[in-house]
Context: one part of a larger RNA
């Protein structure tokens, strides 16, 4: 130097993306304990004292439990309980070291904010997480020889259940709600009309040819080879309904007696123009947006505004006590993280043998 461990004057996060690592804290018994809120928590919240040792208290209170006594539903009963066992604590006085939870072991605490409600699950071997699950909600299928799934199939599971049951898709406790659009796509439900397939049909035409001919040709039955009208369901077109089904939720122009701004008009398009909340957001490009608040200074954080590049209502929207090895920002306490490095013990390098 390197690496595991101890200490360390003054400051105490100035270190650094960041308190990352370290320090703080820690038992036990009394006091005392906010805001919130689902009244359960929060909570060991915070924040305080006090702890060893003799003596007393005190063989005391308790417990246990022999004999005895009492009770009643009369039996392994219940209640009191001398005797005998066991045996505290608060309190009092005294001693005592620096230091008595005297080693090990053993919560750092608070404020605020995002996100997930919780416990739980994951990427064995770089990710534990806001992401998956999940109780609730909700749609939608399914009347049992269920729907579904596996299997060519026989059969099995669903189920030794039966719609308060079981599939399957979406959400995601809980509380306030979940707004308009059926135009496209899907599903579902009509059935007159239209167009549709194998099948039925079998008009006609074609090839042979007995036969007749005027020798050019024409031709019956028969066997072939096509085939036209007509029959012919479901789809599809067509009429209807359906969004906690997939999904969509505008522009442009004017307009108040200061100015702005538009509660108004006015147009064009659309299936219908985004409602309630919420918003510079895990979403905001510009942007370190603007004001407020913390700091002696604040691209971060919080609280407002809204000009929502490009929030929005179960691809759930805003709130939330509890919880979270989650992320964010702030404050106490605490320390060698640092100001700045020294020391100490061990193991290694490194010399020399």
């Nucleotide at each position: 130097c390197u690496c595991c461990a101890g200490c360390u004057a003054a400051g105490g996060a100035a270190c650094u993306c960041g308190g990352c690592a370290a320090a703080u804290u820690g038992c036990c018994a009394c006091c005392g304990u906010a805001a919130c809120u689902u009244a359960g928590g929060g909570a060991u919240a915070a924040g305080g004292u006090g702890g060893g040792c003799u003596c007393u208290u005190a063989g005391u209170a308790a417990u246990u439990g022999u004999a005895a006594g009492c009770a009643u539903c009369a039996a392994c009963u219940g209640c009191u309980g001398a005797a005998g066992g066991u045996g505290a604590a608060a309190g009092g006085a005294g001693u005592u070291g620096c230091a008595g939870a005297u080693g090990a072991g053993a919560g750092g605490u608070c404020c605020a904010g995002g996100c997930g409600a919780c416990u739980g699950u994951u990427u064995a071997u770089c990710a534990a997480a806001a992401a998956c699950a999940u109780a609730g909600c909700a749609c939608u299928c399914u009347g049992c020889a269920a729907a579904c799934u596996g299997g060519u199939g026989a059969c099995a599971g669903g189920a030794a259940g039966u719609a308060u049951a079981g599939g399957g898709u979406g959400u995601g406790a809980c509380g306030c709600c979940u707004g308009c659009c059926c135009g496209g796509u899907g599903c579902c439900g009509g059935a007159a009309g239209g167009u549709u397939a194998a099948u039925a049909g079998g008009a006609g035409a074609c090839g042979u040819u007995a036969g007749c001919u005027c020798c050019g040709g024409c031709g019956a039955a028969g066997c072939g080879u096509u085939g036209a009208a007509u029959u012919g369901a479901a789809g599809c077109c067509c009429c209807g309904g359906u969004a906690a089904a997939c999904g969509g939720c505008g522009g442009c122009c004017g307009u108040a007696a200061c100015u702005a701004u538009a509660a108004c008009g006015g147009u064009c398009c659309u299936a219908a123009g985004g409602u309630a909340g919420c918003g510079a957001a895990a979403u905001u490009c510009c942007u370190u947006g603007u004001c407020g608040g913390g700091u002696a200074a604040g691209u971060u954080c919080c609280g407002a505004c809204c000009u929502g590049c490009a929030c929005g209502a179960a691809u759930g929207g805003c709130g939330u006590a509890a919880c979270g090895a989650u992320c964010u920002g702030g404050a106490c306490g605490c320390u060698g993280u640092c100001u700045c490095a020294g020391c100490u013990g061990g193991a290694g390098a490194c010399u020399c043998g």